[in-house]
Context: one part of a larger RNA
RNA sequence: GGAUGAACGUUGGCGGUGUGCCUUAAGCAUGCAAGUGGAACGGAUUUUUCUUUUAGCCGCAAGGCUUUUUGAGAAAUUAGUCGCGGACGGGUGAGUAAUGCAUAGGAAUCUACCUUCUGGUGUGGAAUAACUAGCCGAAAGGCUGGCUAAUACCGCAUGAGGCCGCAAGGUCAAAGGGGCUAACCCCCCGCCGGAAGAUGAGCCUAUGUCCUAUCAGCUAGUUGGUGGGGUAAAGGCCUACCAAGGCUAUGACGGGUAGCUGGACUGAGAGGUCGGUCAGCCACAAUAGCACUGAGACACGGGCUAUACAUCUACGGAUGGCAGCAACUGGGAAUAUUGCGCAAUGGACGAAAGUCUGACGCAGCGACACCGCGUGGGGGAUGAAGGCCUUAGGGUCGUAAACCCCUUUUGACGAGGAAUCCUCUGUAUAAGAGGGUACGGUACUCGUAGAAUAAGCACCUGCUAACCACGUGCCAGCAGCAGCGGUAAUACGUGGGGUGCGAAUGUUAUCC
Numbered sequence: 001g002g003a004u005g006a007a008c009g010u011u012g013g014c015g016g017u018g019u020g021c022c023u024u025a026a027g028c029a030u031g032c033a034a035g036u037g038g039a040a041c042g043g044a045u046u047u048u049u050c051u052u053u054u055a056g057c058c059g060c061a062a063g064g065c066u067u068u069u070u071g072a073g074a075a076a077u078u079a080g081u082c083g084c085g086g087a088c089g090g091g092u093g094a095g096u097a098a099u100g101c102a103u104a105g106g107a108a109u110c111u112a113c114c115u116u117c118u119g120g121u122g123u124g125g126a127a128u129a130a131c132u133a134g135c136c137g138a139a140a141g142g143c144u145g146g147c148u149a150a151u152a153c154c155g156c157a158u159g160a161g162g163c164c165g166c167a168a169g170g171u172c173a174a175a176g177g178g179g180c181u182a183a184c185c186c187c188c189c190g191c192c193g194g195a196a197g198a199u200g201a202g203c204c205u206a207u208g209u210c211c212u213a214u215c216a217g218c219u220a221g222u223u224g225g226u227g228g229g230g231u232a233a234a235g236g237c238c239u240a241c242c243a244a245g246g247c248u249a250u251g252a253c254g255g256g257u258a259g260c261u262g263g264a265c266u267g268a269g270a271g272g273u274c275g276g277u278c279a280g281c282c283a284c285a286a287u288a289g290c291a292c293u294g295a296g297a298c299a300c301g302g303g304c305u306a307u308a309c310a311u312c313u314a315c316g317g318a319u320g321g322c323a324g325c326a327a328c329u330g331g332g333a334a335u336a337u338u339g340c341g342c343a344a345u346g347g348a349c350g351a352a353a354g355u356c357u358g359a360c361g362c363a364g365c366g367a368c369a370c371c372g373c374g375u376g377g378g379g380g381a382u383g384a385a386g387g388c389c390u391u392a393g394g395g396u397c398g399u400a401a402a403c404c405c406c407u408u409u410u411g412a413c414g415a416g417g418a419a420u421c422c423u424c425u426g427u428a429u430a431a432g433a434g435g436g437u438a439c440g441g442u443a444c445u446c447g448u449a450g451a452a453u454a455a456g457c458a459c460c461u462g463c464u465a466a467c468c469a470c471g472u473g474c475c476a477g478c479a480g481c482a483g484c485g486g487u488a489a490u491a492c493g494u495g496g497g498g499u500g501c502g503a504a505u506g507u508u509a510u511c512c
Stems, first nucleotide, its partner, number of pairs: 001512004006508005013373006019366002021331001026329002030326003035084003040081002043078008055066004091284003100209007109201002114197008122156004131146006161172004176189004210256003217247003222244008259281004263274004286307005309320004337363001339362003345359001346357004376406004386397004412448005421435005456501005461482003467496005477484002
C1' cells in the first nucleotide's frame, strides 16, 4: 500500500447494487415453511331438477301454493380409503485427513416421472377403513360386533417377449376413469409385459490433498484362497475351513487441526493466506442405534428403541425436537422484520380450472461494502467587522463574508403515471392483440416556490504533507519506532493558522 461477513470512537444528506450470528451443532413461547387429485372409491352434508305419495288452502274446472314421503339425477364441499409427492427445494459445517473432495479412467449395476418402438388390457373372488352399535381411558388414543366401495388386495386364463434351463420344459402380467351419443363406434387420460434412450444414482482404480518422530513399529476378518450366504451390483461385505500373510523412514500406527472444490485476497511473478455470499460435491438434523415403506432414505418438519432436557397429567400415562422463515432467551466487540405476494421464475399434485410453495420475487432495518450524486455557480476590496499573531508599522483568516446576478441536482409540495412477465398471431431478437400486477400510486415525467434541506474526521518533531501563541513545568500527559515533558515545549492541553482525506474519517484485529 491492498484486502475484510468486521468491531469501536467522532460525525452523518440522497440513490443504485450487493451483503448481514464468524461466538453456544446452546435452548426455544408463537405463527407459517408439503401438499395435492372428487375425471380412482364408497359415504356424509348443503342446494336444486324430475318422479311417487300424505295433508291443508285457493279455484266452477284446468291447475296453482305450502307440507310429508319413494326413487332417479345434477352441482358444490369434504373426514376416510387409494394414487403421486413428502429422498426435491431450504438450513448448518458438528464430524470427517479419507467410506470425503478434485482430476482422469473403469465394469460387475439400478433408475419413478419423461421420450421412442413393440405386444397386450380376458374372467372371477374375499376383505377393510369410513359409517353404525357398544365398551375402556383424564387425555393421547384404543378394543369388540355389524355393513360397504375402488385405479386398494388376491386367484384363474393368455404369453409376442423376459427370466431359469444343454434341452424338454418351467415361470412372470394388467385397472379402470372421462368426453360425445338413445346406444355403440370414436377420442382423451391411464394400466401391464418387453426393447432402447435420456436423466439421476450406487461401486472400483490411479494421482493429488495441513502440522507433528518429544508418535516407530501397526494389524486376527487382519492379507489371500475355496465353499456358502448377502446385495441392484464387484468385493472379508458376512460366514465356515485352509494358508500366513498385509502396511511401514517415499513416514505405517498414533496425536493435533480441518468440510473439499470452482474460486477469493495479495503479489511483477513464483508464491503465501483464505474457502463468508454464488455454484458443484460431501456430511449432519437434540445425542446414540435400528430398520420399515419406496424407483430412490436407513428419511430435518416419517417410524421404533435407549439417553439427556422440556411440557401436560386425574400420577396410571402421554407429548416434543427452528443447523427451514421470522421472532425470543442466553453467549458475545458484533450481525436485521414475529413484513407483503404467489404477479414473475421454478417445484409438487391435477385432464384442466386451480390449490400449496418463508423456494423465490419484493419491501423493512444497518454508511457493513462498492459505485454514483449533492451540500451551489459567476461577479465582488474600503482587502469591512471580528478572531489570531505582531518588530505596533502591519500581517493573516480572505473573494472568504456582506452585496449583485444566475441555477434547482437533491429535498418539499401539486398533477400524471409505467414497464419488466405470460399467452396468441407473426414475414419469428421486429411488430401487433389480449391477460395480469406483490413491489406500488413505487420508478419515471411535468410543474411551483426558494440558496433554500445537507461537512466532518484525523494529523502538523523526524520517518511524513502541514507552525505560531498561550497554559503546564519529568506534573498533567503523548507515543507506531526513535523519543517528548524538570519555566522560553513547532512532540502534552487550548486557541489561531495549515496539511490530508471527505459522507466519511481515525483506531483495533487478521491476511498478503
Predicted 3D model of a 512-nucleotide part of an RNA (small-subunit ribosomal RNA, 5' domain) from an uncultured soil bacterium. Its Rfam family is "Bacterial small subunit ribosomal RNA". Rfam links the family to the GO terms structural constituent of ribosome and ribosome. Model confidence (mean pLDDT): 84 of 100. The RNAcentral record of the full RNA draws on SILVA.